[in-house]
Molecule: small-subunit ribosomal RNA
Organism: uncultured bacterium
RNA sequence: GAGUUUGAUCCUGGCUCAGGACGAACGCUGGCGGCGUGCUUAACACAUGCAAGUCGCGGGAGAAAGUCUCCUUCGGGAGGCGAGUAGACCGGCGGACGGGUGAGUAACACGUGAGCAACCUGCCCGGAAGAGGGGGAUAACCCGGGGAAACCCGGGCUAAUACCCCAUGAUGUGGUCACCGCACAAGCGGAGACCAUCAAAGGAGGGCCUCUCGAAGAAGCUCUCGCUUUCGGAUGGGCUCGCGGCCUAUCAGCUCGUUGGUGAGGUAACGGCUCACCAAGGCGAUGACGGGUAGCUGGUUUCAGCGGAUGGCCAGCCACACGGGGACUGAGACACGGCCCCGACUCCUACGGGAGGCAGCAGUGGGGAAUCUUGGACAAUGGGCGAAAGCCUGAUCCAGCGACGCCGCGUGCGGGAGGAAACCCUUCGGGGUGUAAACCGCUGUCAGGGGGGAAGAACCCGGUUCGGGCGAACAGUCCGCAUCGCUGACGGUACCCUCAGAGGAAGCGCCGGCUAACUCCGUGCCAGCAGCCGCGGUAAUACGGAGGGCGCGAGCGUUGUCCGGAAUUACUGGGCGUAAAGGGGGCGCAGGCGGCCCGGUCAGUCCUAUGUGAAAGCCCACGGCUCAACCGUGGAAUGCCAUGGGAUACUGCCGGGCUAGAGACGGGUAGAGGCGAGCGGAAUUCCCGGUGUAGCGGUGGAAUGCGUAGAUAUCAGGAAGAACACCUGCGGCGAAAGCGGCUCGCUAGGCCUGCUCUGACGCUGAAGCGCGAAAGCGUGGGGAGCGAACAGGAUUAGAUACCCUGGUAGUCCACGCCGUAAACGUUGGGCACUAGAUGUUGGAAGGCAUUGGGCCUUCCAGUGUCGCAGCUAACGCAUUAAGUGCCCCGCCUGGGGAGUACGGCCGCAAGGCUGAAACUCAAAGGAGUUGACGGGGGCCCGCACAAGCGGUGGAGCAUGUGGUUUAAUUCGAAGCAACGCGAAGAACCUUACCUGGGCUUGACAUGUCGGUGGUACUUGCCUCGAAAGAGGCGGGGACCCUUCGGGGAGCCGUCACAGGUGCUGCAUGGCUGUCGUCAGCUCGUGUCGUGAGAUGUUGGGUUAAGUCCCGCAACGAGCGCAACCCUUGCCCUUAGUUGCCAGCGGGUAAUGCCGGGGACUCUAGGGGGGCUGCCGGUGAUAAACCGGAGGAAGGUGGGGAUGACGUCAAGUCAUCAUGGCCCUUAUGUCCAGGGCGACACACGUGCUACAAUGGCCGGUACAAAGGGCGGCGAUCCCGCGAGGGUGAGCGAAUCCCAAAAAGCCGGUCUAAGUUCGGAUUGCAGUCUGCAACCCGACUGCAUGAAGGCGGAAUCGCUAGUAAUCGUGGGUCAGCCAUACCACGGUGAAUACGUUCCCGGGCCUUGUACACACCGCCCGUCAAGCGAUGGAAGUCGGGGUUACCCGAAGCCGGUGGCCCAACCCUUCGGGGAGGGAGCCGUCGAAGGUAAGCCCGGUGACUGGCGCUAAGUCGUAACAAGGUAGCCGUA
Repeated sequence: GAGUUUGAUCCUGGCUCAGGACGAACGCUGGCGGCGUGCUUAACACAUGCAAGUCGCGGGAGAAAGUCUCCUUCGGGAGGCGAGUAGACCGGCGGACGGGUGAGUAACACGUGAGCAACCUGCCCGGAAGAGGGGGAUAACCCGGGGAAACCCGGGCUAAUACCCCAUGAUGUGGUCACCGCACAAGCGGAGACCAUCAAAGGAGGGCCUCUCGAAGAAGCUCUCGCUUUCGGAUGGGCUCGCGGCCUAUCAGCUCGUUGGUGAGGUAACGGCUCACCAAGGCGAUGACGGGUAGCUGGUUUCAGCGGAUGGCCAGCCACACGGGGACUGAGACACGGCCCCGACUCCUACGGGAGGCAGCAGUGGGGAAUCUUGGACAAUGGGCGAAAGCCUGAUCCAGCGACGCCGCGUGCGGGAGGAAACCCUUCGGGGUGUAAACCGCUGUCAGGGGGGAAGAACCCGGUUCGGGCGAACAGUCCGCAUCGCUGACGGUACCCUCAGAGGAAGCGCCGGCUAACUCCGUGCCAGCAGCCGCGGUAAUACGGAGGGCGCGAGCGUUGUCCGGAAUUACUGGGCGUAAAGGGGGCGCAGGCGGCCCGGUCAGUCCUAUGUGAAAGCCCACGGCUCAACCGUGGAAUGCCAUGGGAUACUGCCGGGCUAGAGACGGGUAGAGGCGAGCGGAAUUCCCGGUGUAGCGGUGGAAUGCGUAGAUAUCAGGAAGAACACCUGCGGCGAAAGCGGCUCGCUAGGCCUGCUCUGACGCUGAAGCGCGAAAGCGUGGGGAGCGAACAGGAUUAGAUACCCUGGUAGUCCACGCCGUAAACGUUGGGCACUAGAUGUUGGAAGGCAUUGGGCCUUCCAGUGUCGCAGCUAACGCAUUAAGUGCCCCGCCUGGGGAGUACGGCCGCAAGGCUGAAACUCAAAGGAGUUGACGGGGGCCCGCACAAGCGGUGGAGCAUGUGGUUUAAUUCGAAGCAACGCGAAGAACCUUACCUGGGCUUGACAUGUCGGUGGUACUUGCCUCGAAAGAGGCGGGGACCCUUCGGGGAGCCGUCACAGGUGCUGCAUGGCUGUCGUCAGCUCGUGUCGUGAGAUGUUGGGUUAAGUCCCGCAACGAGCGCAACCCUUGCCCUUAGUUGCCAGCGGGUAAUGCCGGGGACUCUAGGGGGGCUGCCGGUGAUAAACCGGAGGAAGGUGGGGAUGACGUCAAGUCAUCAUGGCCCUUAUGUCCAGGGCGACACACGUGCUACAAUGGCCGGUACAAAGGGCGGCGAUCCCGCGAGGGUGAGCGAAUCCCAAAAAGCCGGUCUAAGUUCGGAUUGCAGUCUGCAACCCGACUGCAUGAAGGCGGAAUCGCUAGUAAUCGUGGGUCAGCCAUACCACGGUGAAUACGUUCCCGGGCCUUGUACACACCGCCCGUCAAGCGAUGGAAGUCGGGGUUACCCGAAGCCGGUGGCCCAACCCUUCGGGGAGGGAGCCGUCGAAGGUAAGCCCGGUGACUGGCGCUAAGUCGUAACAAGGUAGCCGUA
């Protein structure tokens, strides 16, 4: 920086990602080289080999094989060489270094800086001095013995640079005495005297020299290596101290050698290190003690930095060496490859007893996700020994293995098509892979072959020359320079040359967003993916594959871990009104912080210098490997460090002063401040009495209850307890909790004022200690009312509730506990500063009025409201801060688990305080916004209710639907808004369904190729057949163009393809329904807001209307509304046939029948009219409303057409169109028959009725709008009738359908299942049609069902409307039409009103809703899974205390047994001294007992979490339907 909480927004907040790092591991892949690096786990166990030896110039002894010579009894023997060699031994030095590991350790272990006046230091260096004399042993070896072995014992011989004694001896050490200097001091340093005490080792060689005749050899001299004492140095170590670096307080107290002293012991040395005695101390909230974890550091990693994490390789220190203990030796160890003991384990064994310790290098097993060769060499570097050569060296240098890491290189380079093939995509045109390939040209790194070929090497040593030291020496030896020679594991490696040939060398991850990279196919909430958000339920850029792309590249991903991002522990650098977070409130110890002035000091602070801060690393510069990694040289950098010097503002400290903070004092003052005692009245209840009578009480309505044994009501009296109406006030007091009748007493605090006193005495406050509502607990009282529990009555599906009647604890008092709360201003305390306005309480001052207490101004203190700056995420806060600062305290760090568990403390109990984890979620939240919703509010509409009229729901039938049935009952429509809907016409057809029979380029389209040329078309016949179709035989007979060749069309065949009412309306277009003809929905600019968004569109009026007016940070605009259109109502005008007929004429039985007319009706063109225009009133003078006039019509005249942004994934893939998918001799197509008409049921919509406002019969009026040539069909005839025959007229203002019906007049029926009603059924017919069986309509006769006005419920309608009456039309052969769409006739009732139901509009409010209340959501129960608490116990680990036992060993004692050196000796021995053994202190392991801590497990048990669709209810969110919530029972 990004993703993720929301519809969207801002904030808070967590989770997640992008980066870097790694001793890594895992997956896929893998060409070369360089440099690094490689058991993080079992400090688990280890086979085998190697890892520490060396010195013959310390000492004594001393082989063998073999070979040569001689001898031989041929068995062998002797001698030489081998060889003073090997291998042992004594002795010296080294095995305390080097190498490994990280177990332990929270410690002076480490780091850093100091100190030791309290110390040691082998080898090395420098100085001084010395090395005289003597003695006794012992190993090896030999002999003997024991043992399986390891090994041991006895006897005997022998040497030393082994051991011992004596001498000499001080500068050493110890003691005594005294001096100087230093130091705070114990003391130290220097320099003295005396006494005591302590040394030694020699070796080899060369030379010279002496002895010797000479050699050998010996003495001496000399050189060299050693030896002894001592002083000093260097190096290495030991000890002490300051400071620094983990977690835990759910560890708060720890401690008896403990703290100190005296003395002693011990040590190299200080020390309580150890011991005796004495004292009673020491440590701790600045975290003792305990628990957990951990080697520490230089550094490494990350980070802008601060910081965090880490301590592998390399380097320093520490610790350890199978676990534990111990000492010995030694300069050095408590000793990795030494010893002893205990323990565990392994091995050998003859069972008696022994051996062993890879955390050295390799290697093995095991553990594990995981970590290498049983390699080479001492050539180099370094180490040990040695005089040296040299030997040893798994240190080291190399090599090997592993992409484990870092770095470098390569896998080729150039040319090469508008671009091959293949593959992928495609809108079929094309596009992509892609200059990629092929092909042409070129190069030659790496690998491969051949050849050449370093540096690392300088030493040591030897030779030569020279110089120098020692020396008598030109011997010798030592040192140095020069030069020559010798030495390479790696390795014939690096490097160089050359040969051949593009020849041998590319993968991995990703491509939904974050995050760079997109398409196809497969799959179908499956398989799977996933870091977070999330993908997958038939078009998935998210799964799997492919093509393509992106990224990195010998690697790429994944996992794990750390830092970062995370300002998400905030020192740098956060917060706490509502998001997590102010302690319920106070007092107050420690602590933190602290007013003004002066002086001092210089601790903090700052500057400077010196020391130190190892090397490596980081950084810079230069340099070396071709570069780089890597490495070298130099520099820089690094501390909370130490010391010295300096500065003095600030802080601290010391001293002095001040009064502004704080306090005291005097004078006033308000108050439900607290405690105690007393008193009062009203009310309630109860008791007694009176009056009085049938009810009272209670509720939504009731009932339980009370009452005729007299209630309620009412009057008088009495008793008791509790609480104090009015006053009472966002008034007062108190720290908070809290405090309210009146009086008195006791008592605390505040405020104002005076400016008298003290002189910083202050603020805060972890612990601690008081206080602390209600409920609750204990004891004892009290008890009127109220009232958990409980009982009853209601309510209810239930009602363990809400309501009602009762009622116990309790509520009250005293004393004692509890200690919590939504203990809230959800806002800790103090001080200071920062605009105002207004109210109120207390006080003071001033002014004006005043006897009545009033008004004004100012100041202080308190308490409210509004508001600027500022702050805030917003809301809001705003001198009573949530503003600006300082000081102190408390608290927070995602949600759930959980304020739970465990532990501790408190409590009588209830419980409180402190307070986790596992597990789980991708959020949980705050504020505001827009909606939606509310059994919230306001305003207002609608046949929404109400008022009214008629229906439906009951009957029969029609029709649609569900269901069921069926071979099929094709499909769709589904609350309103599916159900007389798609259907405005299912007997066949339609038809999509079923059964059966056929066809396969197809019933239909286009194209290709081939055929046909008497071929299309038409027609007849035969066979099979239900038809379709199949097979066969004939007849007629063409068309268009033509350049006359042919072409087109047709037909047949072929290939492409057709075809599909198959799926997906949740892939779509179009169309439609619905909210809704509702009055709304938006935009531009501006303004406001961080933003979502608001404003406009809200408000005041008004309207049918976002209609208009006014106002207004808005001003305008668009889609809607309205108007424009059609129709109807009035008038005018034009026109006058088929329409009309007033007047004129003619004519008839009659009729506009005719002439004619243009008046009227009408027709259909045009126009007028109506606009709140006029008047009055109301209203803001506006808009508008009310009333009126005029008018056919009045405020939209009636009706229609017209449907905003959008909603319902609404409906339709079966009207049509269309993406994708599916079928292809079938899911296509043709045909016959059947089905769509089924029927125990259920629902919707209708028709007809149930009758007299009626039925029937007869008579008789008056429409409108339509339709008609495959038609309407007059007339006449026939038929009871449907209808038949005939066929005039009419393509229609002309003719026809056609009669309108209700109505009116007359008659009849008389309340009846009827003269109502017509279902059903029988028979007979008519008509349409190829055909009426399934399955048509109609007619006649006969039959004559249910039904007597319809339960709950429900529908329509506000006027020419409902109701009622008939008429027409479309579709259509006919018709199941009672439907639908139209038309006219007759023609009502009612609307008080908006409380209620439904729907809707605007404003507002609440919200935990936003797929939006058909929402959300809680708890029990049931199921699965998970982790966890308790638990009789049980198992294990850790550490503690006491006691028992007590190894090795040190120390002490003893030491009758043993002993060479010294002393004495009569030589027997004795002494000194030492030792074995024994005893004792301490003491590891072990044992016993007790209690503690931690962990595993545990029948059973407690809650908790998670888990698409389980059960019960409905607690919460809207007044959530009883407001909610907190504490308590």